[in-house]
RNA sequence: ACCAUUGGAGAAGCGCCCGGCCCUCACCGAGGAAACUAUUCCGGUGAGGGUGACGAGGAAGAGGGAGUAUCGAGUUUCGGCGGAUGCCCUCUCGGCUGCCACGGUCGUGACGAUGUGGAGCAAAAGCCGGGGGUGACCCCGGCGACAGAGGCCACAUCGGAGUGGAUG
Numbered sequence: 001a002c003c004a005u006u007g008g009a010g011a012a013g014c015g016c017c018c019g020g021c022c023c024u025c026a027c028c029g030a031g032g033a034a035a036c037u038a039u040u041c042c043g044g045u046g047a048g049g050g051u052g053a054c055g056a057g058g059a060a061g062a063g064g065g066a067g068u069a070u071c072g073a074g075u076u077u078c079g080g081c082g083g084a085u086g087c088c089c090u091c092u093c094g095g096c097u098g099c100c101a102c103g104g105u106c107g108u109g110a111c112g113a114u115g116u117g118g119a120g121c122a123a124a125a126g127c128c129g130g131g132g133g134u135g136a137c138c139c140c141g142g143c144g145a146c147a148g149a150g151g152c153c154a155c156a157u158c159g160g161a162g163u164g165g166a167u168g
Base pairs, nucleotide, nucleotide: 014082015081016080017079019078020051021050022049023048024047025046026045027044028043029042054072055071056070060092061091062090063089064088065087093107094106095105096104097103099165100164101163102162111159112158113157114156115155116154117153118152126143127142128141129140130139131138132137
């Protein structure tokens, strides 16, 4: 160093890095009147390193399938691999359908679609300061604004709103 085993920690803008971009070191090449040395610029090779998602929102349970899974801020948050609470199917449970069963539809925010209005809600960024590193960059603290979707409230339109039974 690799493999196996055991234990611990660790996740959903989450984890990782073979591209790209950037930094350091070593070496090489061309050019600048010629040579030598050194330096600068440009380019290349090798080794090592840095960067590579800012929050909001999101899970009934089990299994399976597919897989580029919502919103905006910012702009390499480029690109790739893996994963993930989203989507589809089956079952269980649950809400609604005045009661029960089946059916339907959805998932605790619990009939679907569309539209209008309202309320409400960030962090990074930025600035200041501190720390680490030759450097690219990284970490910490303070100040500190500005979103949209979902959901919530109100209203409206369209569609669905079944079958059987019981009771009044």
Predicted 3D model of a 168-nucleotide RNA (glmS glucosamine-6-phosphate activated ribozyme aptamer) from an Actinomycetes bacterium. Its Rfam family is "glmS glucosamine-6-phosphate activated ribozyme aptamer". About the family: This entry contains a glucosamine-6-phosphate activated ribozyme that is found in the mRNA for GlmS. GlmS is an enzyme that uses fructose-6-phosphate and glutamine to generate glucosamine-6-phosphate. The ribozyme catalyses self cleavage of the glmS mRNA that is thought to regulate GlmS activity. Its mean pLDDT, the model's own confidence on a scale to 100, is 76. Of the family's consensus pairs, 87% are formed in the model.